The prediction has a mean pLDDT of 77. Bacterial small signal recognition particle RNA from a Peptococcaceae bacterium, 100 nucleotides, folded computationally.
RNA sequence: GAUUGGGUCUUGCGCGACGUAGACUUCUGAAACGUGUCAGGUCCUGACGGAAGCAGCACUAAGGGAGAACCUGCGGGUGCCGCAAGGUUGCCCGGUUUGA
Numbered sequence: 001g002a003u004u005g006g007g008u009c010u011u012g013c014g015c016g017a018c019g020u021a022g023a024c025u026u027c028u029g030a031a032a033c034g035u036g037u038c039a040g041g042u043c044c045u046g047a048c049g050g051a052a053g054c055a056g057c058a059c060u061a062a063g064g065g066a067g068a069a070c071c072u073g074c075g076g077g078u079g080c081c082g083c084a085a086g087g088u089u090g091c092c093c094g095g096u097u098u099g100a
Base pairs, nucleotide, nucleotide: 001097002096003095004094005093006092007091008090009086010085011084012083013082014081015079016078018075019074020073021072022071024067025066026065027064028063034059035058036057037056042051043050044049
C1' cells in the first nucleotide's frame, strides 16, 4: 500500500428498565334538576287503609385526594441488550498479503 472481518453510524423489529396516562384499591363527594328508605306534617277515605313526599340517613354519578404490586396504552440523546437490513468519507481493534 492492497484486501477482508468486526465495532462506531442509520433504520426496522423485539426484550427489559425509566417517565407518564388509564385500569385497579381506598377515602371524599349531589344546595336544586340521582336512587332507596322516608320521622314530622300534608292529601284521599264513614272506617279499615292508601297516596304523594320535606328534613334526616344510606348508596352512589360527575369531580377531587391518597396508594404498593400486577395489567394496558404512549414516549425517548433509555440499555457495556438481542436480531436483521443499510451505509462505510473517516476513526478504533484484528486477519491475509505485498514493498521498503

Rfam family: Bacterial small signal recognition particle RNA. Rfam describes the family as follows. The signal recognition particle (SRP) is a universally conserved ribonucleoprotein involved in the co-translational targeting of proteins to membranes.